[in-house]
Context: one part of a larger RNA
RNA sequence: ACGAACGCUGGCGGCGCGCCUUACGCAUGCAAGUCGAACGGACCUUCGGGUCAGUAGCGGACGGCUGAGUAACGCGUAGGUAAUCUGCCCAGUAGUGGGGGACAACCCGCCGAAAGGUGGGCUAAUACCGCAUAAGUCCCCGUGGUGAAAUCCGCGGGGGGAAAGCAGCAAUGCGCUACUGGAGGAACCUGCGUCUUAUCAGGUAGUUGGUGGGGUAAUGGCCUACCAAGCCGAUGACGGGUAGCUGGUCUGAGAGGACGACCAGCCAGAAGGGGACUGAGACACGGCCCCUACUCCUACGGGAGGCAGCAGCGAGGAAUCUUGGGCAAUGGGCGAAAGCCUGACCCAGCGACGCCGCGUGGGGGAUGAAGGCUUUCGGGUCGUAAACCCCUGUUAGGUGGGACGAACGUCCUCCUGCAAAUAGCUGGGGGAUUUGACGGUACCACCAGAGAAAGCCCCGGCUAACUCCGUGCCAGCAGCCGCGGUAAUACGGAGGGGGCGAGUGUUGUUC
Numbered sequence: 001a002c003g004a005a006c007g008c009u010g011g012c013g014g015c016g017c018g019c020c021u022u023a024c025g026c027a028u029g030c031a032a033g034u035c036g037a038a039c040g041g042a043c044c045u046u047c048g049g050g051u052c053a054g055u056a057g058c059g060g061a062c063g064g065c066u067g068a069g070u071a072a073c074g075c076g077u078a079g080g081u082a083a084u085c086u087g088c089c090c091a092g093u094a095g096u097g098g099g100g101g102a103c104a105a106c107c108c109g110c111c112g113a114a115a116g117g118u119g120g121g122c123u124a125a126u127a128c129c130g131c132a133u134a135a136g137u138c139c140c141c142g143u144g145g146u147g148a149a150a151u152c153c154g155c156g157g158g159g160g161g162a163a164a165g166c167a168g169c170a171a172u173g174c175g176c177u178a179c180u181g182g183a184g185g186a187a188c189c190u191g192c193g194u195c196u197u198a199u200c201a202g203g204u205a206g207u208u209g210g211u212g213g214g215g216u217a218a219u220g221g222c223c224u225a226c227c228a229a230g231c232c233g234a235u236g237a238c239g240g241g242u243a244g245c246u247g248g249u250c251u252g253a254g255a256g257g258a259c260g261a262c263c264a265g266c267c268a269g270a271a272g273g274g275g276a277c278u279g280a281g282a283c284a285c286g287g288c289c290c291c292u293a294c295u296c297c298u299a300c301g302g303g304a305g306g307c308a309g310c311a312g313c314g315a316g317g318a319a320u321c322u323u324g325g326g327c328a329a330u331g332g333g334c335g336a337a338a339g340c341c342u343g344a345c346c347c348a349g350c351g352a353c354g355c356c357g358c359g360u361g362g363g364g365g366a367u368g369a370a371g372g373c374u375u376u377c378g379g380g381u382c383g384u385a386a387a388c389c390c391c392u393g394u395u396a397g398g399u400g401g402g403a404c405g406a407a408c409g410u411c412c413u414c415c416u417g418c419a420a421a422u423a424g425c426u427g428g429g430g431g432a433u434u435u436g437a438c439g440g441u442a443c444c445a446c447c448a449g450a451g452a453a454a455g456c457c458c459c460g461g462c463u464a465a466c467u468c469c470g471u472g473c474c475a476g477c478a479g480c481c482g483c484g485g486u487a488a489u490a491c492g493g494a495g496g497g498g499g500c501g502a503g504u505g506u507u508g509u510u511c
Stems, first nucleotide, its partner, number of pairs: 001509002004507005011358006017351002019316001024314003028311003033058002038055002041052004065269003074194008084186003089182008097131001099129002106121006137160009165174003195241003202232003207229008244266004248259004271292005294305004322348001324347003330344001331342004361391004371382004395452001397447005405438001409433007417425002455500005460481003466495005476483002
C1' cells in the first nucleotide's frame, strides 16, 4: 500500500469501490428497436384519426460484459500505403426520362402433437428487372508530362454502367442516382520496444524465392500449378512455462522493483469447434448453418436453448450486493416531428470494503467522597475522574419551509431569408406555458434534551507502557531473541499504564 479476508467492536454523513475462485451451470423478468411522411391490406372510429401483422428502409458491427486464448505487428511508439475501403454527416458538380413482371400480407385448401411447413389465387411500393441518357466515373487503345521506373497527373478516341419517390393548396422541404473533395472510421505494411527457461540447439515442404493464374477494398505463399533450393538460428531460432497490452497504480530520496482492480485507449472472446450469408462495415454476445457436450419439450416422427448484458439462483470459495426507481438529465437508435425504445446512463438499496469529515459533550468542581488496586499500614493511585453547579446543542429525534440539476419541447409575437404574400417554412430575439426518478432528499428555521452514540491491541528487549495474585518446563506465550522447573514486569486474571480510535488487531501479497 490493498478490489482483500478473519477476530472483537460499531453513532452519523459525503465520495468512491464491491466474484481476484468455476470463460462452472443457470429458473424468472427485463437489456434493440423504430418509421403509416416508402407500400398494399385487416380491424376500430367521435370520420379528425388510431391500432395491428406483412412488404420495404434505417439500426441490430454502437452501447454493455468478460480476460479464456494470445509472447503476436497483439500492444506501445514512430512512420508508410504510388497497395486500400468508407453507410449516416459536410462542401461541390451533374442528373432524377420512359416501361415491365412478380412475391408477402389477404382469400381458399392441405400436412404436423408442436416448432412449423406446403399447394392454388389476387395485389402495392423508395422491393425487383429491362430500355434511354452520361458532365464526371470504370475498362481498352493512342499520346504528352513528372519520374529511376510505375498501377501517378493530363489530352484524344472507342466501349460499359444510374436513379424513387413522399409530404404540402402551393412555395418548398425531405429523399434518390453518378462523381469530386473533406471529416470521422476502418484495413494492410515497416523500424524500434515488449516475461521466463539452454536441464529446449538445431528448426522449416507452402517451408524460402521466382513465373503464370486465382482471390481480396488492397499488397502478399493469402491460395494454386510449375521451377529453383532456399529461409531462420548462441545478437538464442525451434520447443516448454507464464501472461491480454498500454495510459497508469503502489512503493522508493532516486535509480529501480512489483502490479495492470475501478476510469480511459487498443486487442481478443461470446457453451466447445468450424463455416459462410446479409451488409458501407461482421465471419456478427441477445443473427443463420453444421458438428460436439449439456439442459428442456414430445403424440417418439421431431423440436427448443445458450446471463463473460442488468438483477437474481445453484455450485465453488476465506470472500464480493437489489430478481429496486426513472428515462428528469447526458448519450445512443429510429422518425419531418410529436414521440417511441434504451438494466447505456442517472439515481436509490445492501456491505466500516476504502478515503475523508463530524460526533459520543464544554466550563467549574478536593474534606482529594464511596469503591477498586496497592502498601514499608504512614500512605499512594485510579483522580477533576465522579457526584454536584453552570452552560452548549453538532449528529441522531420531532415540527415547519424547501431547492440547483430544466436546456429542450409547445403556443403567441418581432426580426431575417425564400416568396406576390400580412399563409407557410428556415434561422435568431422576446413573452407565456409544460416537463424531476432522485425527493419532501439536500439545505434552512424552530423544539426538546447531556439526554441515544467507544472500542480494539499492547506493556521482557527490539518498542511507548509495571505492579499484585494465580500457575509451577504444567497450563500456556512467541515476529526474532526467547519466556514458564515456587516470589514470572514474557503464561492466565486484576489494578494501573501506553498506542490508535469507529475502528482496532491478525493473516495474505507487493515495494